[in-house]
RNA sequence: GGUCCGUUCGUCUAGUGGCCUAGGAUGCCACCCUUUCAAGGUGGAGACACGGGUUCAAACCCCGUACGGACUG
Numbered sequence: 001g002g003u004c005c006g007u008u009c010g011u012c013u014a015g016u017g018g019c020c021u022a023g024g025a026u027g028c029c030a031c032c033c034u035u036u037c038a039a040g041g042u043g044g045a046g047a048c049a050c051g052g053g054u055u056c057a058a059a060c061c062c063c064g065u066a067c068g069g070a071c072u073g
Stems, first nucleotide, its partner, number of pairs: 001072007010026004018056001028044005049065005
């Protein structure tokens, strides 16, 4: 250099064009419970790598870029 695969809350992950202004676990914050802590309960904040295209509609399909990985010259 070429081909292929991947990128979603802090972390791990669900998602298969419309039920998604994105759900769950864990972590974080507040409150409840408790003499206190832990455990438990309730609530809250928190993400679609970036740009463009297709479509009535895109996290999802296509192209490019960036990053990571595998194979290969």
A computed fold for a 73-nucleotide RNA from an Anaerolineae bacterium, annotated as transfer RNA. The sequence is in RNAcentral, with records from ENA. Its Rfam family is "tRNA". Rfam classes the family as a transfer RNA.